A computed fold for a 141-nucleotide RNA from Desulfovibrio sp., annotated as c-di-AMP riboswitch aptamer (ydaO/yuaA leader).
The organism belongs to Desulfovibrio, within Bacteria.
The model forms 92% of the base pairs in the Rfam consensus.
RNA sequence: AAGAAAACGUCGCCAAGUCCCGGGCCGCAGCCCGGGAGCGGGGGACCCGCAUCCCUCUGGGGCGCAUCGCCGUCAACACGGCGUAGGGCACCUUUCGGCCCGAGCCCGUCAGCUAACCUCGCAGGCGUCGAAAGGGAAAGA
Numbered sequence: 001a002a003g004a005a006a007a008c009g010u011c012g013c014c015a016a017g018u019c020c021c022g023g024g025c026c027g028c029a030g031c032c033c034g035g036g037a038g039c040g041g042g043g044g045a046c047c048c049g050c051a052u053c054c055c056u057c058u059g060g061g062g063c064g065c066a067u068c069g070c071c072g073u074c075a076a077c078a079c080g081g082c083g084u085a086g087g088g089c090a091c092c093u094u095u096c097g098g099c100c101c102g103a104g105c106c107c108g109u110c111a112g113c114u115a116a117c118c119u120c121g122c123a124g125g126c127g128u129c130g131a132a133a134g135g136g137a138a139a140g141a
Stems, first nucleotide, its partner, number of pairs: 011127004018037008038122006048112001059110001060107004068083005086101004091135007
């Protein structure tokens, strides 16, 4: 000098995953318990929908953007590759480019929608792309 890691702080990104109060672990950070607000998910009538349910081949369903093809290539699984529905990238929308993701998990034979009602979660992982038009907000004068 360059690079990397860790800690703290500021400002941010994906996501529902935030805020407040009381108590506890233990004094901070952090964690746990209880309550409230807010956000998010599931179950659950009439009506409507499905006509069905069970067995065999091959039960069915939920969260999530994360589905569906083709190939390596096989009997199948796994793995890898190329695409793809869909999704993300610092106020919002649109357009033009650019860069990424396109996973994973759960219920347990059971669930269409669904008012009342019942019930669950508030994690985890990260550090950024620009331009134009319109709108909005804030600051300054």